The RNA shown here (SAM riboswitch aptamer (S box leader)) has 106 nucleotides and comes from Chitinophaga sp. sic0106. The prediction has a mean pLDDT of 78. Taxonomically the source falls in Chitinophaga (Bacteria, Pseudomonadati, Chitinophagia, Chitinophagales).
RNA sequence: UACUUAUCAAGAAAGGAGUAGGGACAUGGCCCGUCGAUACCUUAGCAACCUUCACACCCGGUGAAAGGUGCUGCAUCCAUCCUCAUCAUAUGAGGAAAGAUAAGUC
Numbered sequence: 001u002a003c004u005u006a007u008c009a010a011g012a013a014a015g016g017a018g019u020a021g022g023g024a025c026a027u028g029g030c031c032c033g034u035c036g037a038u039a040c041c042u043u044a045g046c047a048a049c050c051u052u053c054a055c056a057c058c059c060g061g062u063g064a065a066a067g068g069u070g071c072u073g074c075a076u077c078c079a080u081c082c083u084c085a086u087c088a089u090a091u092g093a094g095g096a097a098a099g100a101u102a103a104g105u106c
Base pairs, nucleotide, nucleotide: 002105003104004103005102006101007100008099013043014042015041016040021032022031023030027079028078029077044072045071046070049068050067051065052064053063054062055061076098080096081095082094083093084092085091086090
């Protein structure tokens, strides 16, 4: 890098240094940002995918911990495609696609 599987509900922020953009990609909308954002570093925290332990015993469960990851604005922001609903040409719901994370395979 590619593929497979699962999840995308909820949750969790302060400081340092630093500058003009940032919210994955292009465009538009929406939102955040000189009251200093995003990204980076430190510390703290959240969660429990892998992991470890205890109990249970074929159901692959329950509980605890936090070693490997991950995450800590709204929010996986909206749009595109498909289906459905609606006095209906837009709005809503579901799915797909795309993306993110984890585990595994080559």